[in-house]
RNA sequence: CACAACUGAUCGGGAGAACCGGGUUCGCCGGUGCCGAAGGAGCAACCGCCCCGGAAACUCUCAGGCCAAAGGGACCGAUCAGACAGG
Numbered sequence: 001c002a003c004a005a006c007u008g009a010u011c012g013g014g015a016g017a018a019c020c021g022g023g024u025u026c027g028c029c030g031g032u033g034c035c036g037a038a039g040g041a042g043c044a045a046c047c048g049c050c051c052c053g054g055a056a057a058c059u060c061u062c063a064g065g066c067c068a069a070a071g072g073g074a075c076c077g078a079u080c081a082g083a084c085a086g087g
Base pairs, nucleotide, nucleotide: 001086006082007081008080009079010078011077012076013075018032019031020030021029022028033066034065035064039062040060041059042058046054047053048052
C1' cells in the first nucleotide's frame, strides 16, 4: 500500500408453529398440543497440531416461540471500521 477469509457496527431482506375455556377490551391466566432459524445440548460426516481438540442449517426442545402488531430472529446482501496473510 492493499486486503479474500475473519470480527464488530449500521441499513435492507428474513421462516415455521394451535385449539378450547376464563377474562368488558388491550394485556393476561389455565389445560392440552405444536414450531426451530436467538441461545443451549447431543450424535456425526469431515478437519486438524491426531494424547486430544474443533465441528452442522442434522437431532433434542432446557430455554425461546405459536391471531395480528411489536419484539426477537439463524442466514443473505450492501456500507463503514479493524485486522492476519500477501506485495
The prediction has a mean pLDDT of 75. A computed fold for an 87-nucleotide RNA from Thalassovita litoralis, annotated as Glycine riboswitch aptamer. The model forms 91% of the base pairs in the Rfam consensus. The source organism's lineage runs through Bacteria, Pseudomonadati, Pseudomonadota, Alphaproteobacteria and Thalassovita. It matches the Rfam family "Glycine riboswitch aptamer". From the family's description: This family represents the bacterial glycine riboswitch.